[in-house]
Formats: sequence, structure tokens, C1' cells
RNA sequence: CCGUCAUUCAGAGCAGCGCUGAGGGAACUGGCCCAGAGAGGCGCUCGGCAACCUGGUUCACAUAGCCACCAAGGUGCCACUGCCAGCCCGGUGACGGGGACGAUGAGGC
Repeated sequence: CCGUCAUUCAGAGCAGCGCUGAGGGAACUGGCCCAGAGAGGCGCUCGGCAACCUGGUUCACAUAGCCACCAAGGUGCCACUGCCAGCCCGGUGACGGGGACGAUGAGGC
């Protein structure tokens, strides 16, 4: 970078220190929320969540794999559902379902 597959209303820090300083919650619009009593970003530290990859065990088996359980080495994540909506379908509506886009992982180049 590209497209493929899986997940995306669960969970865990609005943690501490230093630098920065006005916007931020991906982008646009609307709403909602956070923010000079310092948001957001960067670096470091400590703590935690989860279980995609990984390792182990059991079952099964020709073997491998799947399922289940355990661990936590590689990622990831720790305000608000990915903050909500936008497009399509159903519905008078509230709302429900699906999608698009994004993110993360695995794999590919």
C1' cells in the first nucleotide's frame, strides 16, 4: 500500500510526571459531550482489560484442524456503543435490522 477474513452496545486509567497549548471525541454536516480548574497530542513510568496471533492441556483423531480450558510472549485497548445520527429496509412514531466509512487483529504484496 492493496484487497480478503474476523471482531466492533462486554471489559479495563478521564492514573502519575515532563513538554506542548486550543481545540478535541477519524473525516464532513447536525446533535451531544470533554476542554486554560489544561482537553487533545508527544515522551516516560506504574497499573489494568481482553484473548486476535502465540504457547500449553484435555477431548477427538490416521494426522492436522475445530470446540473447551489455562497462560500472557507479539499486537491492541483502558470518558461517552466506533458518543449518536446521516445511506437502505421495516415502522405513524419511539425504535429495530442491514450497510457504508473507520478502527483493531490475522493473512497477502